This is a predicted structure of a 1505-nucleotide RNA (small-subunit ribosomal RNA) from an uncultured prokaryote. The sequence is in RNAcentral, with records from ENA. Rfam family: Bacterial small subunit ribosomal RNA. The coordinates come from a structure-prediction model, not an experiment, and the mean pLDDT is 84.
RNA sequence: AGAGUUUGAUCCUGGCUCAGAAUGAACGCUGGCGGCGUGCUUAACACAUGCAAGUCGAACGGAAACGAUGGUAGCUUGCUACCAGGCGUCAAGUGGCGGACGGGUGAGUAACGCGUAGGAAUCUGCCCAGUAGUGGGGGAUAGCCCGGAGAAAUCCGGAUUAAUACCGCAUAAUCUCUACGGAGGAAAAGGGGCCUCUCCUUGGAAGCUCUUGCUAUUAGAUGAGCCCGCGUUAGAUUAGUUAGUUGGUGAGGUAAUGGCUCACCAAGGCAGCGAUCCUUAGCUGGUCUGAGAGGACGAUCAGCCACACUGGGACUGAGACACGGCCCAGACUCCUACGGGAGGCAGCAGUGGGGAAUAUUGGACAAUGGGCGCAAGCCUGAUCCAGCAAUACCGCGUGUGUGAAGAAGGCCUGAGGGUUGUAAAGCACUUUCAAUUGUGAGGAAAAGCCAAAGGUUAAUACCUUUUGGCCUUGACGUUAACUUUAGAAGAAGCACCGGCUAACUCCGUGCCAGCAGCCGCGGUAAUACGGAGGGUGCAAGCGUUAAUCGGAAUUACUGGGCGUAAAGCGCGCGUAGGUGGUUUGAUAAGUUGGAUGUGAAAGCCCUGGGCUCAACCUGGGAACUGCAUUCAAAACUGUCUUACUAGAGUAUGGUAGAGGGAAGUGGAAUUUCAGGUGUAGCGGUGAAAUGCGUAGAUAUCUGAAGGAACACCAGUGGCGAAGGCGACUUCCUGGACCAAUACUGACACUGAGGUGCGAAAGCGUGGGUAGCAAACGGGAUUAGAUACCCCGGUAGUCCACGCCGUAAACGAUGUCAACUUGUUGGGAGAAUUUAUCUCUUAGUGACGCAGCUAACGUAAUAAGUUGACAGCCUGGGGAGUACGGUCGCAAGACUAAAACUCAAAGGAAUUGACGGGGGCCCGCACAAGCGGUGGAGCAUGUGGUUUAAUUCGAAAAUACGCGAAGAACCUUACCUAGACUUGACAUACCGAGAAUCCACCAGAGAUGGAGGAGUGCCUGCUUGCAGGAAUUCGGAUACAGGUGCUGUACGGCUGUCGUCAGCUCGUGUCGUGAGAUGUUGGGUUAAGUCCCGCAACGAGCGCAACCCUCGUCGUUAGUUGCUAACAGUUCGGCUGAGCACUCUAGCGAGACUGCCUUCGUAAGGAGGAGGAAGGUGAGGACGACGUCAAGUCAUCAUGGCCCUUACGACCAGGGCUACACACGUGCUACAAUGGGAAGAACAAAGAGUUGCGAAGCCGCGAGGUGUAGCUAAUCUCACAAAUCUUUUCGUAGUCCGGAUCGGAGUCUGCAACUCGACUCCGUGAAGUCGGAAUCGCUAGUAAUCGUGGAUCAGAACGCCACGGUGAAUACGUUCCCGGGUCUUGUACACACCGCCCGUCAUACCAUGGGAGUGGGUUGCACCAGAAGUAGCUAGUCUAACUGUUUACAGGGGACGGUUACCACGGUGUGAUUCAUGACUGGGGUAAAGUCGUAACAAGGUAACC
Repeated sequence: AGAGUUUGAUCCUGGCUCAGAAUGAACGCUGGCGGCGUGCUUAACACAUGCAAGUCGAACGGAAACGAUGGUAGCUUGCUACCAGGCGUCAAGUGGCGGACGGGUGAGUAACGCGUAGGAAUCUGCCCAGUAGUGGGGGAUAGCCCGGAGAAAUCCGGAUUAAUACCGCAUAAUCUCUACGGAGGAAAAGGGGCCUCUCCUUGGAAGCUCUUGCUAUUAGAUGAGCCCGCGUUAGAUUAGUUAGUUGGUGAGGUAAUGGCUCACCAAGGCAGCGAUCCUUAGCUGGUCUGAGAGGACGAUCAGCCACACUGGGACUGAGACACGGCCCAGACUCCUACGGGAGGCAGCAGUGGGGAAUAUUGGACAAUGGGCGCAAGCCUGAUCCAGCAAUACCGCGUGUGUGAAGAAGGCCUGAGGGUUGUAAAGCACUUUCAAUUGUGAGGAAAAGCCAAAGGUUAAUACCUUUUGGCCUUGACGUUAACUUUAGAAGAAGCACCGGCUAACUCCGUGCCAGCAGCCGCGGUAAUACGGAGGGUGCAAGCGUUAAUCGGAAUUACUGGGCGUAAAGCGCGCGUAGGUGGUUUGAUAAGUUGGAUGUGAAAGCCCUGGGCUCAACCUGGGAACUGCAUUCAAAACUGUCUUACUAGAGUAUGGUAGAGGGAAGUGGAAUUUCAGGUGUAGCGGUGAAAUGCGUAGAUAUCUGAAGGAACACCAGUGGCGAAGGCGACUUCCUGGACCAAUACUGACACUGAGGUGCGAAAGCGUGGGUAGCAAACGGGAUUAGAUACCCCGGUAGUCCACGCCGUAAACGAUGUCAACUUGUUGGGAGAAUUUAUCUCUUAGUGACGCAGCUAACGUAAUAAGUUGACAGCCUGGGGAGUACGGUCGCAAGACUAAAACUCAAAGGAAUUGACGGGGGCCCGCACAAGCGGUGGAGCAUGUGGUUUAAUUCGAAAAUACGCGAAGAACCUUACCUAGACUUGACAUACCGAGAAUCCACCAGAGAUGGAGGAGUGCCUGCUUGCAGGAAUUCGGAUACAGGUGCUGUACGGCUGUCGUCAGCUCGUGUCGUGAGAUGUUGGGUUAAGUCCCGCAACGAGCGCAACCCUCGUCGUUAGUUGCUAACAGUUCGGCUGAGCACUCUAGCGAGACUGCCUUCGUAAGGAGGAGGAAGGUGAGGACGACGUCAAGUCAUCAUGGCCCUUACGACCAGGGCUACACACGUGCUACAAUGGGAAGAACAAAGAGUUGCGAAGCCGCGAGGUGUAGCUAAUCUCACAAAUCUUUUCGUAGUCCGGAUCGGAGUCUGCAACUCGACUCCGUGAAGUCGGAAUCGCUAGUAAUCGUGGAUCAGAACGCCACGGUGAAUACGUUCCCGGGUCUUGUACACACCGCCCGUCAUACCAUGGGAGUGGGUUGCACCAGAAGUAGCUAGUCUAACUGUUUACAGGGGACGGUUACCACGGUGUGAUUCAUGACUGGGGUAAAGUCGUAACAAGGUAACC
C1' cells in the first nucleotide's frame, strides 16, 4: 500500500466482499511446562448454609462461663462439689467510640449527574496548634431479684442500684443575641506514682505529680454541603411550554444562599443557537483502532455519582434520610399452638434459574490498610495467598550432529522412473523442562523484655524519646534458586491448497451428495464436493462464529459531489442569520506571543533499574494539544469614529418591445338558420361501412345569427423572474436599455422559516358554447380490439369570481460578483475619409483556443480560475409508498420511513449484431419471358402407423432419387429359432499333426460322427532323427472382439453463408481506455479492381493471373486416323501412294483497352477499326478470416465409459420391399408443333478378356445359336433420336394416355413365393393442362431429342457424362429474398428465434389497515390517607428545675386528639407505546404455469412527464 465482483470488451460512478489489528469472548479439533494478568457482558431473577463490624473492665453496676490461687466438705492423695470478684479474665446489661469507612452493583439518571475552570453565604467527630476552664449538687434507670401474659418473638408490674448515662446551680470569653440599656451562656471523670508539707499513722486521706479524658473558644488540616461559565446520545413523523411557574417585598426554615416554604404584589420565565415530550445511556481518567483527524467502547485498575427486595418516611449522629439500623405500605419466602411473628447475598464462597458462556461453600491476618483500646490485643471474605479455566499476553521444550543401498511401505507414472527423503533405520552426542535426591534465600520491620542517656517532676517513681543488647512473629511453602541420579528417554497439532491468497496430483461421485467470505464450483476426464499422497501457513495451539475500528476519500474538518451516473427548490420578493468596497483615528472581542495556576495517580511515549530474557514490576522525564488569570503586540477580522465614490440607488431627457390589466372595434374562416338556383348522390377510408340526402342533401348565390381564434407580416426575431405573451385602437401600469450631468454615500449580496406568482388538467358558483373533443354510442380492423382509422357526441376548452399548486415547470446547468486566446455584429470617434486605428457595448446565436470533464461535451450566456450565501445527494428494489402531521370542497399535494430482498442498478463511449431506419451497390432477387411443380397414374425417398423385426444415421434454407455408384441369399448392422466360448480375426506359450484333397451318414444349416488319399519345403547332421518357416487341431493364460454409448471429449473429411469481397498484420499516429486510423472519402470496377485525395506508410490471406477444356492460326509427327492430286479397284480410303486437308497430341502464336475518335485530372467509360475471338472470350478446377457445440464414433482413426458362456462370433428363415394416410423429388401423360405406318439423313463422349461379342441362322419379340474380331483412333457394344419425305387419324377419353389385371414366355442367378428386369397377346384406370402456393433458367442457355458410363450375376424413371435441334425476354431497381458497404437508433451481446411488461393461478416471507382484545408508561380531575414531621390542643399522665398559698402551683415533657403535607391504593377521562386479531390491501421471492405483447429499432400508433 491494495485486491475481487456490473461489460463481448472499455473508462467512470457506485455498492457488496476480502487481506490487518483487536476482545472480560463462545464453539470445534488438539493439548508438555512455567511466569504474569483476567474470569455472570444474560435475570438490579430467587436464595439453603457458613462467614463478611466490632471493640473498650484504664467509663459503670457487676460475675453466667473458663483458669490460677487459697479455703472448706466428701474421700479411691488427686478427683468431685462448695466458698472467696481477692487475681487472670468476662456472658448479658448501662455507657463511649465505630457502625456514614472498607466491600458490591450500574437499576435509575440527558441531570450542575459527570468533566474542566471558577465562586461565596457554610458545617466539619477523630487529628495539629493556641487561649481559658474542669467548682458544687440532684433525681432516675437498665442489669440483678420477685411476680405475671404469651407457642414464640417479646412484653407488663413491683422492689433495689452505678456511671465519662441524665438534669439543674455557680463561673466565663475577642462566644451568641440585642431595642445598645442589657440578656443568655459549659464541663466528667479514669489510670499510674509519691509522702516533702497537714491529719490519723500498718498504711491511707487531703495534697503533690505524671498521664489519658471532658468543657468553651480561635486558627489550621481533612472531609462534606451550595452556586456558576463551558462541554456532555438520538428523534421536529415531538413546536410551543411553564402557575411556585419568573421576579419583588416580608416572614418562616436550613449548617448555609435561594420559591427551599408561605402571604401579598407584578406578569413574567424558557424556546428554531431546538424549549417541552419521547428514546437510549451511569460520567471520567482511559481502552481498541487509525498516518492523523476521527470512529467505536467505558470489563479489570483509579476518581466522582446513584442504588441496596419495591415505594414512602423520619430518628440518632460531626457526618445517613443509613447494604449486613428503625417505622409504615406492597409483593414474595419461612415459622406458628392461627392469636401472632421472622427475613432481605447488587459483601466472600456457594445453590437454583436464565444463558453460547464465566471459578473454591479453600488458607491466613505473616505483610499492607482499617475499627476499638493506654497497651497487650481482638475483629477484619478489605487484603495477602492458594485452588479451577490454553481465557489473554510472554518465555521454554518436544532433541543435536552424521547418515544414500537414495531401504521398505505409501502415492504418482509417459513403466524409464519420480516423490515422501537425510526423512527413517543405523552410528555418535547432549539433558533445558518434567521425574528423582538433598541443600535452601527474600518477603521481618516492629512490638515485648533488659540496660544506658535525655525530657518531666521535689523525685534516682511513673510516663516518654534515643541508643545498645536479648527474645521471638511466615498463610503462601514440599517457595524461588542451587544440586544428585537416570535415560532420547515423558511431550504436535490445527487449518488451508480455483482466483483474491502461500500451497497439486490421483481415485470416488455425476446439478446427486455436497462446498461457498465474494466471484462462483458439481449435469462422466472436478487442482473448487468426499478420501488419499504431496505441499503451504501458523504452532501448544489452530480454525470457526459474534461484535469493533481500519481498508471506506463509502458523510469527505483534514478529504467528495449535484448538465447526462444519486443530487439545482418551478420562479421571485424578503425576515433572522452568514458574508461584505476605499480611507482616518481609537479600542483590544477574535488573533498572535510570553508568564503564572491548574490539567490526580495509573496508563501511552522516552530513558534508567529489578525478576536468567520477555510479559510484568519500578525510579525519573516528557506529554496531557485543554481551561483560567495576567502582561504585551496591533497587521487582519470585529466594534466605535472621520471621510470618499469605483458597488448600489435617485433625479432629467430619450429608445425598442406579442411585458401586464381594463374597455372598445375589425375582417377572413367554420357552423347553424332563412331564402334562391339545382339534382342524386354526398361524405369518409388502405379498402369500406355507420352517417347525411328525393321531406331535395353535397355544390352554388344572397342575407342573418353566434361563439372562438387572430392567416400573411413571422424571423435559432422581441418582451417578461418563471409560468408565459401574437388582429387593431384608447386608458392605466411594471421593468430593461442609452446619453450627459447632478445628487445620496456602502444604503450591498445571498437568504432557513415566511410570503407572492405559478402551463395544462381538475373542483365550486353563475354565465356562454361556433369549432374541437375525454367519457359514451355506432361503423370498421382484428384470433380478440374495452385501441390505433371513420361517423357522431357530453363534460371540458371560453368569460367572471374563488380554489388547486403540480409538469421532461429542461439549458435536465441555483443566485450574485471578479478575471481569462479568438472569428462572425451594433454604436460613437479619429485619421492618410480606402486599407486602418481607438473607445464603448445591451441582447440573442453559431464555430472554436487554453483549461476542465469518465467520456459526451462545455468553452466570456463556462461545465475554466476564484469569492459569498443558500438548496440538494450518499447502492438497486421496497417507495416518493405506509403510518403520523399540515394544507385542500374533493381529486390530491407537501413532509416522509422500516421490515424484507438483490450483487448489482447506473453513466458515457467502443466493436458487433439487429431494425416493419436511411443512402449507395450487387445477385434469375424482383420485373420481362420460356418451361415446370402443386391436380392424375406410376417410380423413389421421408414422416406416421403397423410389426417379432420393419437395423441405423440425415431434419428450415444447408434432411427427404440423401449415406445407398444399385437390400431376392450375401450385403445386414434388425427379428425368430438353433448352436460356440481364447473365440470368425491378431500376437505369444506348450503338445500333436505337413499342408491339402476326396467322398459317406444325421441335421434347415451351423455342426457332429465315421472313413480314405497324401506325406512336401529349408537347415543341420550323430541321417533312426532334430530344429525352423508356412499351415491345421487340442490345451491354458495374457488377450481378442463390439455397426454398443458419447460428433456436446476429438482427428480427418464434408455441407452452408459464398466465388460473397472481404479478413488481418507490422511500424507510426490519435484516444485514459476498449479501440480507431490504414480498410473511410470522391470516382471506377465483376472484384479492398484501379486512380485521386488523405496521419498514415507498407505487407499478408483472399480477388485477378498462373492450371485444364473449348474457340483461330502456325509448327512438329502421320498409325489404327485422313484422301486433294495420281494409279488400281471386288467401289468399301479397299489397295498403292501421299501427309495437302480433317483429325490426333506435343510445342508455339494470338487479346494488351495495344490502335483511332470522344468524355474524364487520372483510373476508366462509350463508340469504331482490324481480328477467329474485345474489354475477366466461354466453361471448369480453385472456396480467405470465420459462423452454425452444423454433419459424420455406421468409411477410417481415436480418449473415456460399458459388455466379456455375450452388447462377441456362426447358421437357417424372416425383415429393411408392410400401408387408412401426409410430404418432397422425379417419370409418363392429358395430345394434331401430335399419335401410328413406310422410307431417308447427320453425332459426340465412353466401355470392353470372369469382357464387348460381329456376320450368319432360329424366334412376332425378349432372346437363343454361333463363333470371327478385339487388351481397342484397327474389333465390338452401336441402327442415334428428335429431323426430313409420303401417308393415315380429325378433336373424341380418341388410332391420345398407358396404369392395373389375366395368360404365355425370355434372361441372370444355388434360388425370382414373400421380393428382379424384360418380351408377346389380351385388358385399357385416372387424366381434357391442374386451387392457394411455388421452382429452374439470360445463349449454344432454357426447352426438347436421343447416346454412353459407374455400381452391377441380375435389377434405373435416379446419378454422372455426351452430343443433336435450338428459342423468348431483361423497361428497369419501387417492391419480395439474400448479400456487400457507409451512416443512424438500440434497454440486444446465447446478439430479434434477442430483450422484456402487467394481470391471473400456486407456495413462502416480512409489512400496512382492521370490529377489537391484553399489557407497559404517562397527563388531568376527584376520592383516600399508613408511618412520619410540623402547627394547634378545653383531654389524660408527669422524677430532677423554680416558686412558695408545699398532699399545691408554674414551667417543661409524654400520651391522646385535630389540621396541613404525603406513599400505596381507588374512580373517571385522555395521550402514547408494545403484543395479538376474523378478514383485508399492496409488496418481495420462487418455478419450465395462463393471457396478451406495453417498452427497447420509426418496437410496427415515436417515447416520456